[in-house]
Background: The RNA shown here (Bacterial RNase P class A) has 360 nucleotides and comes from Dehalococcoides mccartyi. Its Rfam family is "Bacterial RNase P class A". By type it is a ribozyme. The model forms 97% of the base pairs in the Rfam consensus. The sequence was found by an Rfam model in a public genome assembly. The source organism's lineage runs through Bacteria, Bacillati, Chloroflexota, Dehalococcoidaceae and Dehalococcoides.
RNA sequence: CAAGUAAACCGGGUGACCGCUCGCCUUUAGGGCGGGAGGAAAGUCCGAGCUCCACCGGGCAGAGUGCUGGGUAAUGCCCAGGAGGGGUGACCCUACGGAAAGUGCCACAGAAACAUACCGCCAGCAACUGGUAUGACCAAAUUGCCGGCAAGGGUGAAAUGGUGAGGUAAGAGCUCACCAGCGGCUGGGUGACUGGUCGGCUGGGUAAACCCCACUCGGAGCAAGACCAAAUAGGGGGAAAGGACGCCCGGCUUAUCCCCGGGUUGGUUGCUUGACUUCGGUGGUAACACCGGGGCUAGAGGGAUGGUCACCGGUCGCUAUCAGCGACUACAGAACUCGGCUUACAGGUCUACUUGACCC
Numbered sequence: 001c002a003a004g005u006a007a008a009c010c011g012g013g014u015g016a017c018c019g020c021u022c023g024c025c026u027u028u029a030g031g032g033c034g035g036g037a038g039g040a041a042a043g044u045c046c047g048a049g050c051u052c053c054a055c056c057g058g059g060c061a062g063a064g065u066g067c068u069g070g071g072u073a074a075u076g077c078c079c080a081g082g083a084g085g086g087g088u089g090a091c092c093c094u095a096c097g098g099a100a101a102g103u104g105c106c107a108c109a110g111a112a113a114c115a116u117a118c119c120g121c122c123a124g125c126a127a128c129u130g131g132u133a134u135g136a137c138c139a140a141a142u143u144g145c146c147g148g149c150a151a152g153g154g155u156g157a158a159a160u161g162g163u164g165a166g167g168u169a170a171g172a173g174c175u176c177a178c179c180a181g182c183g184g185c186u187g188g189g190u191g192a193c194u195g196g197u198c199g200g201c202u203g204g205g206u207a208a209a210c211c212c213c214a215c216u217c218g219g220a221g222c223a224a225g226a227c228c229a230a231a232u233a234g235g236g237g238g239a240a241a242g243g244a245c246g247c248c249c250g251g252c253u254u255a256u257c258c259c260c261g262g263g264u265u266g267g268u269u270g271c272u273u274g275a276c277u278u279c280g281g282u283g284g285u286a287a288c289a290c291c292g293g294g295g296c297u298a299g300a301g302g303g304a305u306g307g308u309c310a311c312c313g314g315u316c317g318c319u320a321u322c323a324g325c326g327a328c329u330a331c332a333g334a335a336c337u338c339g340g341c342u343u344a345c346a347g348g349u350c351u352a353c354u355u356g357a358c359c360c
Stems, first nucleotide, its partner, number of pairs: 001356006008349003012312007020036007038331001042342002045340005050221004055251006062217005067081005082096001083094004097212002102210002104206003118153002120149003124145004129139003161179006180202001182199007225269004235260005242253002274296001276295008313329006
């Protein structure tokens, strides 16, 4: 200098004038002071706080998660490890329990996919040909019968572990070396796992197929709910109980519950001090926890958080002493609150690390 990897931050500012909204004060026509949309407010994918449904226990069904340990209010989230895979590397990805409980599937091709012999290799017998010494014997090719083989070739995603050597009539873990798998013994680790050593030699894959195993799980939701005012029709039907996803059992509890119809559609509240934020210390590899100090940072309600002017900042282009001119300025708007995940984003800043080239 170039190319990458991981993570964090900013993403507009200042002034004037006018306007909207919330809170506080006031001399209350009015005026003053202070505040006013995010890193994702988006998606509505998870988890909760809170509210209501009296409720509790057990079982079935159903749903979710799925390597190990830790964190958290909790999670399908975060941190740290393990295994497998990708990358030269920094780093990244994983729907990562079980195939020896059972069932299912592996098309086509191929001889054969829980099961084997298409091509082929080898031995024996016979026929035929040649040699020799007309017998016997030997040799090559071809054909037929019969036996051995699964090493070689072909097919395929995958073919009775792989590579190499020895051995054999030809072959095969038949034997040996190294490796994978499986099992025994033993060391390390909380654990997932992993190191060493020994051994018989050894027929798959698939659970993001059904299934089995472990753990977790009431429901509905701020349009939840509470109160006030006002108005009207208590007019009709059903149950003997009912008890907020379904079913069964047990306990407990209550006098109502469900449906159709009519009236009101106004106001107050819930509604912002929170598992909040920031600084320091201690512990921890970290996520995070504890202790101490500081801060209050929107609360609308057909829904505020804005408009105009000027200057500055940033990006791109033109131009080229200084300087100037033009265009543009991302994704996007709270609605009970919070913790995550996922997605979108013009441009800029900072930190650490990896690789390559060059110089010292």